[in-house]
């Protein structure tokens, strides 16, 4: 020196990742609520426990008819923050709800994993054959890395279950024949 290691700073992959409010469509003539008939004859209300209602004033449930919703998920353009973007699994906490105690959803840590988007199939959630999540295929894509060719840079072609705490440039340090 050229390179090894470290640390910062800008940067690449494209149906790229997450978020945000309006608006629409499902959800659904579902729930609910009322009004008629009959028929039952005790239980309703919950995920469970308590409570608390009701039992011929004949509940709950059925039929018929009127009135009829919400949350939740999704939604084009746009706008924002970005390139472990994020996303999932498992454990801790804490908040959300309740009369309690669980669930569900949410937020923070931790540990592990997944390069990306996409077809197909199955599971999982869901009202949904939408959407999302997970496994596995099956070509595309990115990046290295090795091999071929090119005199070399590039740039082609193959090959990789090699994968982001990656790579790729500058700079700083430190070692450096």
């Nucleotide at each position: 020196a050229a390179g090894c290691a470290u640390a910062a700073u800008a940067g690449a992959g494209g149906c790229g990742c997450a978020g945000a409010g309006a608006u629409u469509a499902u959800u659904a003539g579902u729930a609910a609520u009322c009004a008629u008939a009959a028929c039952c004859u005790a239980g309703c209300u919950u995920g469970g426990c308590a409570a608390g209602c009701g039992a011929a004033u004949a509940a709950a449930g059925u039929a018929u008819g009127a009135u009829g919703a919400a949350a939740g998920g999704a939604u084009g353009a746009u706008c924002u923050g970005c390139c472990g973007a994020a996303g999932c699994a498992u454990u801790a906490u804490u908040u959300u709800c309740c009369g309690c105690c669980a669930a569900u959803a949410a937020a923070u840590a931790a540990u592990g994993u997944u390069g990306g988007a996409g077809u197909u199939a199955a599971g999982u959630u869901u009202a949904a054959u939408a959407g999302a999540c997970u496994u596995a295929u099956c070509a595309c894509u990115c990046u290295c890395a090795c091999u071929a060719c090119c005199u070399a840079c590039c740039g082609u072609a193959g090959u990789g279950a090699a994968g982001g705490c990656g790579c790729u440039a500058u700079u700083a340090u430190u070692u450096g024949a």
RNAcentral holds the sequence, with entries from Rfam.
The RNA shown here (Lysine riboswitch aptamer) has 177 nucleotides and comes from Vallitalea guaymasensis.
Its Rfam family is "Lysine riboswitch aptamer". For this family Rfam cites "Riboswitches Control Fundamental Biochemical Pathways in Bacillus subtilis and Other Bacteria" (Mandal et al., Cell, 2003). About the family: Riboswitches are metabolite binding domains within certain messenger RNAs that serve as precision sensors for their corresponding targets.
Taxonomically the source falls in Vallitalea (Bacteria, Clostridia, Lachnospirales, Vallitaleaceae).